[in-house]
């Protein structure tokens, strides 16, 4: 230095006027951009995630019928444990689908990332009136990101 396997941490910014009866949702101006890649620094280039929608081994508890075994009873019967099938219900990602938006000049060897210029995009659910910024599911999730132990090369 990789690389596996176990732990820890860390891991999403942003509003003010204006009308209104009512809007941080409409109008005007503003403002903000996850992670890794890239001959050079990215919201608009490749991918990746969150969000929603199928599918999901597995695992967990709890109920119902039943098995096997063991206790118990003179029997009937009850009671424990167990394996299966099947019901309701959490958890789970081996996955698949969806998923928005940029040209232009000019340095330069090299830039759709960097100057300079004009654009454009931006889950659901909710609301006394339409939301990228407001509440919310979110004290979740999560792409990676640092670190530590072992291990292997």
């Nucleotide at each position: 230095u990789a690389c596996g396997u176990g732990c820890u941490c860390c891991g999403g910014g942003g509003u003010c006027g204006g009308u209104g009866u009512a809007a941080u949702u409409c109008c005007g101006a503003a403002c903000c951009g996850g992670c890794g890649g890239u001959u050079a620094u990215a919201g608009u280039c490749c991918g990746c995630g969150a969000c929603c929608c199928g599918c999901g081994a597995g695992c967990c508890a709890u109920c119902g019928c039943g098995u096997u075994u063991c206790c118990u009873u003179c029997a009937c019967g009850g009671g424990a444990a167990u394996c299966a099938c099947g019901g309701c219900g959490g958890c789970g990602g081996a996955c698949g689908g969806u998923u928005g938006a940029a040209c232009u000049g000019g340095u330069g060897g090299a830039a759709u990332u960097c100057c300079g210029g004009u654009a454009c995009c931006g889950a659901c659910a909710g609301u006394u009136a339409a939301a990228g910024u407001c509440u919310g599911g979110a004290u979740g999730g999560g792409a990676g990101a640092a670190g530590c132990a072992c291990g292997u090369a």